[in-house]
Transfer RNA from Jenufa perforata, 72 nucleotides, folded computationally.
RNA sequence: UUUUCUAUAGCUCAAUGGUAGAGCAGUUGGCUGUUAACCAAAAGGUUGUAGGUUCAAAUCCUACUGGAGAAG
Repeated sequence: UUUUCUAUAGCUCAAUGGUAGAGCAGUUGGCUGUUAACCAAAAGGUUGUAGGUUCAAAUCCUACUGGAGAAG
């Protein structure tokens, strides 16, 4: 320099263009001699950034940024 993949909750990951979710962690409550375990509830997201297409974009297109791989 070229090229491929990737970026979503604190972490690991889902999500056919049509309400953004799960597990774990954390918080609160229940359970009990106490802790752990178990049960329940609520909270936690400008979907990397900026544009475009669309009635509607995490999803499609373009550029950029970060990370990983390949070629030279």

Record summary: Taxonomically the source falls in Jenufa (Eukaryota, Chlorophyta, core chlorophytes, Chlorophyceae). Rfam family: tRNA. It is annotated as a transfer RNA.